[in-house]
RNA sequence: AGUUGAAAAAGGCAAACUAAGUAAAAGCUUAGGACGCAAAGCCAACGGUCUAAGGAGACGUUAAAGUCUCUAUGAUAGCGUAGCUACCGGC
Numbered sequence: 001a002g003u004u005g006a007a008a009a010a011g012g013c014a015a016a017c018u019a020a021g022u023a024a025a026a027g028c029u030u031a032g033g034a035c036g037c038a039a040a041g042c043c044a045a046c047g048g049u050c051u052a053a054g055g056a057g058a059c060g061u062u063a064a065a066g067u068c069u070c071u072a073u074g075a076u077a078g079c080g081u082a083g084c085u086a087c088c089g090g091c
Stems, first nucleotide, its partner, number of pairs: 002091004012037002017032006035078001041084002045081003048076003054071006
């Protein structure tokens, strides 16, 4: 340097759920908590998924209210691909 995760050591992260905060929501943050994870470290470029405040359209109404559909500029890296970086051990 490349490749790999058998057995170990030192450590690391933290799902569901609960509480508080935050957001229109999805979700996120902090604390508790551990289902799991060898990149469950970083990154929304591509695909997927979630949400729909705002916007567009339809219905509706005297006008409103209201209902439905579409839409990411909002999210998700613990869904996949691509990219970047890293501990320990084996070869």
Annotation:
The prediction has a mean pLDDT of 90. A computed fold for a 91-nucleotide RNA from Colwellia psychrerythraea, annotated as c-di-GMP-I riboswitch aptamer.